[in-house]
RNA sequence: GGGCUUGUAGCUCAGUGGAUAGAGCGACGGCCUCCUAAGCCGUAGGUCGGCGGUUCGAAUCCGCCCAAGCUCG
Numbered sequence: 001g002g003g004c005u006u007g008u009a010g011c012u013c014a015g016u017g018g019a020u021a022g023a024g025c026g027a028c029g030g031c032c033u034c035c036u037a038a039g040c041c042g043u044a045g046g047u048c049g050g051c052g053g054u055u056c057g058a059a060u061c062c063g064c065c066c067a068a069g070c071u072c073g
Stems, first nucleotide, its partner, number of pairs: 001072007010025004018056001027043005049065005
C1' cells in the first nucleotide's frame, strides 16, 4: 500500500429501511432484613465512530475519513 470484518448506554451485545433505539450486567433509589448479601420494584444513563449522499423516511443502504482486529504483498 491492497482486501475483509467490526465500531450502538459505564461493560457485553441485539436491532439489517418505518411508531418513542432495546436487553443482560453494572450504577442510583425504594421494599425486605438487626445489618449485609440474595430476592423484588422502580429510576437515570445514547449527537448509534465522524462528515456527506440516496430515500417520504437511515443505527440499517452508498461514498470518503478515523479507530481496532484479521489477512495479502